[in-house]
Molecule: SAM riboswitch aptamer (S box leader)
Organism: Alkalibaculum sporogenes
RNA sequence: ACCUUAUCCAGAGUGGUGGAGGGACUAGGCCCUGUGAAACCCGGCAACCAGCAGUAUGAAAUGGUGCUAAUACCUACAGAAUAUCUGAAUGAUGAGGG
Repeated sequence: ACCUUAUCCAGAGUGGUGGAGGGACUAGGCCCUGUGAAACCCGGCAACCAGCAGUAUGAAAUGGUGCUAAUACCUACAGAAUAUCUGAAUGAUGAGGG
């Protein structure tokens, strides 16, 4: 690489560096952005794993990750009771396998 499994409508900055893009890919939309994008640092959020306890669970935030506009920004495929809903696919993240 790939496989299994859980989660994905909550939450999180008036900070520093940086200096033009960004929102996974393709397409169509719709947005964010010099009132400062990406990225990095700091801060923060959350609580998956480890750790802790009185262990169906709980607290905390020490360690390993993760996340920090908009539901995974929306649609795309299938179905239905079709201004919508449900599911799938794809993707992301954790844990395990490999």